[in-house]
Context: one part of a larger RNA
This record gives sequence, structure tokens and C1' cells, in this order.
RNA sequence: AGCAACGGGCGGAUGCCUUGGCGCUGGAAGGCGAUGAAAGACGUGAUAAGCUGCGAUAAGCGUCGGUGAGGAGCUAAAUAUCCUUUGACCCGGCGAUUUCUGAAUGGGGAAACCCAAUUAGAGUUAUGUCUAAUUACCGUAACAUGAAUUGAUAGUGUUACAGGAGCUAACUCAGGGAAGUGAAACAUCUCAGUACCUGAAGGAAAAGAAAUCAAACGAGACUCCCAAAGUAGCGGCGAGCGAAAUGGGAAGAGGCUAAACCGAUAGGAUUCGUCUUAUCGGGGUUGUAGGGCUGACAUACGCAAUCUUGGAGUAGAUAGAAGAAGCUGGCUGGAAAGCCACACCAGAGAAGGUGAAAGUCCUGUAUUUGAAGUCGAAAAGAGUGCAGUCGGUACCUGAGUACUGCGAGGCACGUGAAACCUCGUGGGAAUCUAGGAGGACCAUCUUCUAAGCCUAAGUACUACCCAGCGACCGAUAGUGUACCAGUACCGUGAGGGAAAGGUGAAAAGAACUCCUGUUAGGAGAGUGAAAUAGAAUCUGAAACCUGUUGCUU
Repeated sequence: AGCAACGGGCGGAUGCCUUGGCGCUGGAAGGCGAUGAAAGACGUGAUAAGCUGCGAUAAGCGUCGGUGAGGAGCUAAAUAUCCUUUGACCCGGCGAUUUCUGAAUGGGGAAACCCAAUUAGAGUUAUGUCUAAUUACCGUAACAUGAAUUGAUAGUGUUACAGGAGCUAACUCAGGGAAGUGAAACAUCUCAGUACCUGAAGGAAAAGAAAUCAAACGAGACUCCCAAAGUAGCGGCGAGCGAAAUGGGAAGAGGCUAAACCGAUAGGAUUCGUCUUAUCGGGGUUGUAGGGCUGACAUACGCAAUCUUGGAGUAGAUAGAAGAAGCUGGCUGGAAAGCCACACCAGAGAAGGUGAAAGUCCUGUAUUUGAAGUCGAAAAGAGUGCAGUCGGUACCUGAGUACUGCGAGGCACGUGAAACCUCGUGGGAAUCUAGGAGGACCAUCUUCUAAGCCUAAGUACUACCCAGCGACCGAUAGUGUACCAGUACCGUGAGGGAAAGGUGAAAAGAACUCCUGUUAGGAGAGUGAAAUAGAAUCUGAAACCUGUUGCUU
């Protein structure tokens, strides 16, 4: 030096575990904010720091309930001082307080700071000082004032207003709107009306009661799902894009106006007959056309989403309470819940814990029950509202609209034979003997009634709360974060972004002695079932280092 066996060191794999994640189901909720939010700064303890809580009344104050013996949150033990059956601590409800920043709003500002004014008060001989309230902008309403310009108006000022402003995970609608990419290049096309920006709103939003479809039969608002169907089509007919009718389900609901006509009030015109404008009330609301006016006849069943009531301050939510049955014997063991034996409960043999594996030890579970206070439904029912037939008449039935030339966009549809819908620009109807649509266009036929508005449910989502589940993960996994993590750290900044879990049943966490330069490390002693469980702590693989012994050279 090599090889082998055995023993150590280093190291932290593996196994086991789980406080944390991930995904989902059901329920509830779907907002907070000038009565100052979200998010913070600084304070606050007998306490040096951090976390949590709280706000100069500062780990808290008052009160009403619950509970019932200990308590003064955690890291974090000890001490001190206190509280507590005259009910503390803890849990729930309602209040009080709530510095400074922040929409931040008296003015300013380099956020958590600086400087005021007005009124009232405290203090001072007086000023300085201190305390309380008010003082931003916009909008709406009222009042006052008031230009060019006489009146008026614009403007200005004052007062009032739980009006607006800002934040928030996704979902929704609207206004804007890419590119990487694909087409094996690339320009139409695609990605995609996606990402992203902006605005607005709600618990959902949007859409919605046919100028819809259909096809010679008929259906009967909208929304969502399944099929139709990767079909018909569109497409440098490339890449790709991609319906609808219809059928089956979920849900189910229809209403209000404009106008004709009648009237009221106010203004204007007036030949005083009336006409006209504005507002308000009645009337009226549709395609089998309907309504008005006028003539004749008639006057009930039913429906309702709004409003009033009712149910009802009820159900429910927000603390809780009761809750069966082995302190059984023996064995092993450090420990019994294990094994053996004998019992018991079960509307409870879900689960978790307890020194190993417990229906009967603890917390619970099935079941039953509970609120002073705060929040707070729904159906039925009642009120109220709506609700006729037959003639005549031709008064009304949404105009710079429909439509159209040109130019665009949306429709699965890229200009195509291109209908339909929407916009820009220039033209510009008809008025029920009317008008639109049925994929150029025309006729016939069918069908519907635009140019006003509202509308629950079925549908989408989940930041937050509650209950539960998983052929989900188990510390290089699962969230970036199981641990004081969006931290440390990096970056001027936008932003990027870690590592890091496990003694033991219980600290019983090693008194005392020794070695020594030792708050290092170790040897004894002691604890413990175990200390090769000793805090660099469960298990403790490999690489790597080394000791002893043997063999070989």
C1' cells in the first nucleotide's frame, strides 16, 4: 500500500409522523367606506425584543346573556403585584373609547409631518399656549345677489343633504384592443375580439315577451344544458373557422307606456266663436289586427312579479346545555387501550385524545334542548290593481325613422348570388286599401307589426364564514410560505424571492466530582424502558475519513 471482517466519525437518504397545503360538495353570505374604509405608521404590558390584541379609557372600559373555578394571550420558564362564588378568566350580543397617515376632505407635503383660519371655552395682567367643534371639491334643492344688456339669463354667494368620491377574489356588461404563434416562409387568414387597458353594475349580470322561426305541417319571450354536429357552410377552398332549424331537458310570467279621445292648470294668440304650447289626470296598449269616437246589450269566474297588510319580530342565524355503558380480574410490559376471562350500553361501534391497538377513561357522537340582546325570511290569506259582446265610422297605432348610393363593422358566412343586424356620410318613404321578413331580386303564398320602456326563475363566480368529504400530498412532496414568509436577501425601480418540521410518555433537560486556557469538548455519577433518545436530540442508507485484527506484497 491493497484486500477482507468488525468498530467508529461525517452525512442526512429512507421509514414512520403531521400542526400545513391541494381539490371538491352542501349551506350561508355576496360587500366595506365622509358615522372616515381597505391598508398602514407610531404607541400600548410590572417586561429588553418579536408576534397577537388594543388605541392616550390603549393584551383593554361599560352593560346584557352563556359558562362555572380558577385567572392576568404566545415565544416563555421564574418572580413580583393583583383579580376571583358580591361570579373572575373565557364565549356571544349591544355600546363607549378609537393617536397619526390613508378617498383624506381647512391649506401644504418628500404618507404617518408642517402651517393655519372661524366660533366657543380654559389659562395669563396681557400676548404666546391649550381644548372642542367647524372650514375640500362635485352634484341636487332652496334662498340671496347679479354682467355684456332695460327686463332676463350666465355667473357669484349662503344654507341644507347618512348624495358622490376610495377599496375589494372571481363572475357580468360595455368602450378600446395587441403580439409571440399557426399557416412548416409570408401579406388575406389564424392566434382572438384572446391577453391587456378603461368605464359601469349586481348578488348575480346580460338577455327577454316576435316587424321571431318555420314551410304548405306548425311553433309561440329570454337564459342555460344535452343532441343535431365537427353536419350545413365559410376558407390564399390553405392553415383553419364553424352554425341554425329541430328534438330532449332545467326553469317558467308576463307587464307598462306614446298616440287617437275627454278634462284640469298655467302661458301665448284671438275676428271672443275658439285656436295653440307646456305640464298633469282619465283613457288606451295590439296582428285572428287592436284602440278611440259613436249606437245597442252585458257587468262574473280568474290572475298578480309591484305596493299595504298578513304570516312575524315567527322560522332561522349569532354563545351554549343534557347526553348510555367496566375507577372489572389476570398475563406481558416502563406504561394496557394488547392477550386471556367474565360483564354492560347502543336512536350513541363517526372521530380525536389518553405512557402500544379503548363502544363502556376524557372530549365527543346519536338524540333532545336553549337567547336578555342584535340580525331576520318564505308560502297560504286579505286589501289593492287588472280583467266583456255585436254593429257603424276611418280619428290613432312611436320619422330625419324604414329604405337606399358610397364606406365600414357584426352575423359560422373573408364581397361573394350576400339576405339579415349595426354604424359613418349623402339622399329619403308609406300610414292598415299600410309596412317588415321568409338568404340577390320579382310574383304568389305564409308569417309578423320596427323606429319607447320594465321584467323573477333556471345560468356564471367564490375573496370571506360554517359543516363535511377525498383510490389527493406528506417536508426536494403539498401553496412561494406546516417554522414569526411575501420574511431574510437581491434590485435605483417595476420586480424577483429562499432555506428552515420531529428529544422523551413525562423535562424527569443531567445535582455533584474530574480533565482543561475553556459559557468548547469529554469521563464518571444521576434521570429514564431506552442517553449509540443528551438538546448539532426519532430512524440514521450511500459517497468520504478513520481505528483494530487477519491475509498478501

Background: Large-subunit ribosomal RNA, domain I from a mouse gut metagenome, 553 nucleotides, folded computationally. Model confidence (mean pLDDT): 84 of 100.